[in-house]
Transfer RNA from a Pseudomonadota bacterium, 71 nucleotides, folded computationally.
NCBI's taxonomy places the organism under Bacteria, Pseudomonadati, Pseudomonadota.
The sequence is in RNAcentral, with records from ENA.
Rfam family: tRNA. The family's RNA type in Rfam is transfer RNA.
Its mean pLDDT, the model's own confidence on a scale to 100, is 80.
Parts: sequence; C1' cells; structure tokens
RNA sequence: UGCCGAGUAGUGAAAUGGCAUCACGACUGACUCUGAAUCAGUUAUUUUAGGUUCGAAUCCUAGCUCGGCAG
Repeated sequence: UGCCGAGUAGUGAAAUGGCAUCACGACUGACUCUGAAUCAGUUAUUUUAGGUUCGAAUCCUAGCUCGGCAG
C1' cells in the first nucleotide's frame, strides 16, 4: 500500500428492515449476629458522518479503530 473480516450496557453475546433483549457484573432493599447464597428492584448499550426507506443495529457510501492475508 492492496484485499478480507470485526466493532452492540462495565464484560460476554442475541436481535426476519418493525418496542434494542439475555446472562454475568455494579448499586439499593429484604433475609442474616456478620458475610455468602437466595429473593425483589434499579442501573447502563448499537464506532462516526451521510444516504435509501413510512421505519435502519441490520441495506448502501465514506471515514475511524482492531485483527488477518499478500507484497
């Protein structure tokens, strides 16, 4: 430099173009002499900018970051 792939709560992952979910975590409360476990609740998410569409995490274009391959 070229080509290919990936990017979603703190972490790991789902999601036929149609309300963004699940698990773990964190926090609060109950329980307990204290803690753990358990139960109830709360919390926080689509890499960026455009485009298509009634509607985009999803499709298209360009960029950013990471990884792989070739030279």